[in-house]
RNA sequence: CUCUUAUUAAGAGAGGCGGAGGGACUGGCCCGAUGAAGCCCGGCAACCGUCAAGCUACUAUGCUUGAAAAGGUGCCAAUUCCUGCAGAGUAUUUUAUUCUGACAGAUAAGAG
Numbered sequence: 001c002u003c004u005u006a007u008u009a010a011g012a013g014a015g016g017c018g019g020a021g022g023g024a025c026u027g028g029c030c031c032g033a034u035g036a037a038g039c040c041c042g043g044c045a046a047c048c049g050u051c052a053a054g055c056u057a058c059u060a061u062g063c064u065u066g067a068a069a070a071g072g073u074g075c076c077a078a079u080u081c082c083u084g085c086a087g088a089g090u091a092u093u094u095u096a097u098u099c100u101g102a103c104a105g106a107u108a109a110g111a112g
Base pairs, nucleotide, nucleotide: 001112002111003110004109005108006107007106008105013041015040016039017038021031022030023029025084027082028081042076043075044074047072048071050067051066052065053064054063055062080104085101086100087099088098089097090096091095
């Protein structure tokens, strides 16, 4: 970097350093010197892993439920902030708006 699978409406500090930017991209709309990014501490969650119980099976490396979280990640404004493509609906139908599904992005686990 590519592919596969799963998740993406919940959750998370009024701390320290730091100094102007940030919210992937487009168009919006926002956040920011009453302090952005980044780093540290803190926290959230529980994907992998761990432990326990159960189910199927010849066997569990499979599946389900639960627990802890000091292991490997991840995350901590706004639904992945909205939107971008397609379809359907509603209305005062060159427009606005609602719903559904894709696409894209993000994270995890696995494969190349």